[in-house]
Predicted 3D model of a 72-nucleotide RNA (transfer RNA) from Araneus ventricosus. It matches the Rfam family "tRNA". Rfam's curators write: Transfer RNA (tRNA) molecules are approximately 80 nucleotides in length. The RNAcentral record of the sequence draws on ENA and Rfam. The source organism's lineage runs through Eukaryota, Metazoa, Araneomorphae, Entelegynae and Araneus.

RNA sequence: GGGUGUAUAGCUCAAUGAUAGAGCAUUCGACUGCUGAUCGAGAGGUCCUCGGUUCAAACCCGGGUGCCCUCU
Numbered sequence: 001g002g003g004u005g006u007a008u009a010g011c012u013c014a015a016u017g018a019u020a021g022a023g024c025a026u027u028c029g030a031c032u033g034c035u036g037a038u039c040g041a042g043a044g045g046u047c048c049u050c051g052g053u054u055c056a057a058a059c060c061c062g063g064g065u066g067c068c069c070u071c072u
Stems, first nucleotide, its partner, number of pairs: 001071003005067003010024004026042005048064005
């Protein structure tokens, strides 16, 4: 330098065009002599960035950036 994949909550990941979810973590409560486990409730994301397509984009298309893999 060529090619491929990927970027969503603190972490690991879902969501194939119509208000963004789960597990773990975290906060509060119940239970408990205390902790843990269990149960209930809550908080937490301008979906990497800039454009385009569309009535409507996390999702489709293009540019940029980071990272993984691969070819030379």